Context: one part of a larger RNA
C1' cells in the first nucleotide's frame, strides 16, 4: 500500500451522476393511527409507552409491592419512515453468461372467420391436431383491470356484397386461306375429293374496370385575407382546396426544436422537481384518450431519522504484499 472487518471527538449528505455504500429501523404487549379509496384496503400507516428478577393474588392474560444493573426483545436472528410525480392496473414472465423494465403476459373489451367431413394448422398422401369439442365453442387480429368515454373522413389501399355493361383464357366453333393432284383447258391457267398446315365471325368463367357497404380494417383528420369606439385579440365575414379538415380530454409532456419558454411553489441559492399558462417545431381518442385506490428489487424530486459518504482523517483486528527457507 491492498483486501475483509471493528471503533471514533465535533459536525451530519457539506460527499456524489445518485445517500452508491454503510449506519439506522427491527420482536412482543398496550394505546394510537391521516389523506385517499374500487369500502376490501391504505395499516406493522405515522407516533407513544412498557418488557429482567423476587414476593403475593389469580386457571390465565395480568395486577400490586420490592431488588440489581450503564443497559432487561441485555446474545443471535429480526421492516427505516413519510410526502409528491411518471409509467405499468395487479400476482406473474423475460435477454441461461453485461438489460428484470415503462418490455411480454394477464383478466376484461372489440372486430373478424367458422354450421361440423367446421374454420385454421401439419403432411406429397393416407392421416393427424382442432376435438372424443359444436357458436356460452374453436381459430386469427388489435387493445389491455376498473371509472368516464371512444368524435369526423369510405377519395386511396384492403375486405365484403352486387351483377346491367366493357375487357378477358383454355375449350367449343369453323367462314375462309395455303400446299399437294385426279381431272380439265384457247397448255397461260383452273382445279373436286382426300390428306396436311393455318384459321375469321360466334359462344365462354372468375378476375379487373364498374356500383355499393365497411375505420375497435391499413390509414387520414388544411391554407390565406379582413373585421370590435385606446391598443391587443378576433365571437364574426370572405376566399381557395379537400374524402374529411383534430371533437372530448390532455398539453414545454417518456412527446417542446427555439428552451434554463413565462408565472407560481419548494431552496440562502433549483438547466432537475411540483402546480399552472398554451405560441402542441411534431398530443389526441382500442398503433386507444383522460383519470385512478392497491401493487412495484421500476424511474424522478423532496423531507425526517441515521450515519466515516464527506469536512479529514485516526486507531485497532485478521489476511495479502516484502525478506529468508
Nucleotide at each position: 500500500u491492498c483486501c475483509a472487518c471493528g471503533u471514533u471527538a465535533a459536525g451530519g449528505a457539506a460527499c456524489u451522476c445518485u445517500g452508491c455504500a454503510a449506519a439506522a429501523u427491527a420482536c412482543g404487549u398496550a394505546c394510537g393511527u391521516a389523506a385517499c379509496u374500487u369500502c376490501g384496503g391504505g395499516a406493522u400507516a405515522a407516533g407513544u409507552a412498557c418488557g429482567a428478577c423476587c414476593u403475593a393474588a389469580g386457571c390465565a392474560a395480568u395486577u400490586a409491592g420490592g431488588u440489581a444493573g450503564c443497559a432487561u426483545a441485555a446474545a443471535a436472528a429480526u421492516g427505516g419512515u413519510c410526502c409528491a410525480a411518471a409509467c405499468g392496473a395487479c400476482u406473474g414472465u423475460u435477454u441461461a453468461c453485461c438489460a428484470a423494465a415503462a418490455a411480454c403476459a394477464c383478466a376484461g373489451g372489440u372486430c373478424u372467420c367458422u354450421g361440423c367431413a367446421a374454420a385454421u394448422c401439419u403432411g406429397u398422401a393416407a392421416a393427424g391436431a382442432g376435438a372424443a369439442g359444436u357458436a356460452u365453442a374453436g381459430g386469427g387480429a388489435c387493445u389491455g383491470a376498473c371509472a368516464c368515454c371512444u368524435g369526423c373522413c369510405c377519395g386511396g389501399u384492403g375486405c365484403u356484397g352486387g351483377a346491367a355493361g366493357g375487357u378477358u383464357a383454355a375449350g367449343a366453333g369453323g367462314a375462309g386461306a395455303u400446299g399437294u393432284u385426279a381431272g380439265u383447258u384457247u397448255a397461260u391457267g383452273c382445279g373436286a375429293a382426300g390428306c396436311a398446315u393455318u384459321g375469321a365471325a360466334u359462344u365462354u368463367a372468375a378476375g379487373c374496370c364498374c356500383c355499393a357497404g365497411u375505420a375497435a380494417a391499413c390509414g387520414g383528420c388544411g391554407g390565406c385575407c379582413g373585421u370590435a369606439a385606446c391598443u391587443a385579440u378576433a365571437a364574426c365575414g370572405g376566399u381557395c382546396c379537400u374524402a374529411a379538415g383534430g371533437u372530448a380530454g390532455c398539453g414545454a409532456a417518456a412527446u417542446u426544436c427555439c428552451u434554463u419558454g413565462u408565472c407560481g411553489g419548494g431552496u440562502a441559492a433549483g438547466u432537475u422537481c411540483c402546480g399552472a399558462c398554451c405560441c402542441g417545431c411534431a398530443c389526441g381518442a382500442a398503433u386507444g384518450g383522460u383519470g385512478u385506490a392497491a401493487c412495484g428489487a421500476u424511474u424522478u424530486g423532496g423531507a425526517c431519522g441515521c450515519u466515516g459518504u464527506c469536512u479529514c482523517a485516526a486507531c485497532g483486528u485478521g489476511g495479502a504484499g516484502c525478506u529468508c527457507g

About this RNA: This is a predicted structure of a 325-nucleotide part of an RNA (large-subunit ribosomal RNA, domain IV) from Borreliella burgdorferi CA382. Taxonomically the source falls in Borreliella burgdorferi (Bacteria, Pseudomonadati, Spirochaetota, Spirochaetales). Model confidence (mean pLDDT): 87 of 100.